[in-house]
RNA sequence: UCAUACACUGGGCAAACCCGGUGAAAACCGGGGGCGCAAAGCCGUGGGUCUAAGGUGCAAAUCUGCGUUAUGAUUGCCAGGCUGCAAGU
Numbered sequence: 001u002c003a004u005a006c007a008c009u010g011g012g013c014a015a016a017c018c019c020g021g022u023g024a025a026a027a028c029c030g031g032g033g034g035c036g037c038a039a040a041g042c043c044g045u046g047g048g049u050c051u052a053a054g055g056u057g058c059a060a061a062u063c064u065g066c067g068u069u070a071u072g073a074u075u076g077c078c079a080g081g082c083u084g085c086a087a088g089u
Stems, first nucleotide, its partner, number of pairs: 005089002012037002017032006035076001041082003045079003048074003054069006
């Protein structure tokens, strides 16, 4: 110096839920709040999952309904890639 396990100190992030906002929705952003996380830092590359505006098929025939489909979302679903803190044993 690198990898792995344990671990001190100082810390970091922030689930559910609530308020405000964006969005068709899934969900996301900000504030509060802490379930948890040693990468719960970053990247939608592979897989999974969620949503279905628009497209499309069928039905209905005033209204509309059902199915199907990401170009949308999820990194706190899994994998992969990149980067990082750590008295010490």